[in-house]
RNA sequence: UGCGGGGUGGACCAGUAGUAGGUUGUCAGGCUCAUAACCUGAAGACCUGGGUGCAAUUCCCAGCCCCGCGA
Numbered sequence: 001u002g003c004g005g006g007g008u009g010g011a012c013c014a015g016u017a018g019u020a021g022g023u024u025g026u027c028a029g030g031c032u033c034a035u036a037a038c039c040u041g042a043a044g045a046c047c048u049g050g051g052u053g054c055a056a057u058u059c060c061c062a063g064c065c066c067c068g069c070g071a
């Protein structure tokens, strides 16, 4: 410097216009003599800005960051 992929709760991932979900973790309660396990519930997220559109995590543009390939 060019090309490609990616950015979603604390962590790892789904979701390709209308409802943001799963596993794990955290907190509270239940169970237990107690802990673990198990059961129930709760909090917690769409990288930033702009555009299109009735409506954008999703489509388009720009920027930032990460990874890979090439030079």
Base pairs, nucleotide, nucleotide: 001070002069003068004067005066006065007064010024011023012022013021018054026042027041028040029039030038047063048062049061050060051059
Molecule: transfer RNA
Organism: Candidatus Nealsonbacteria bacterium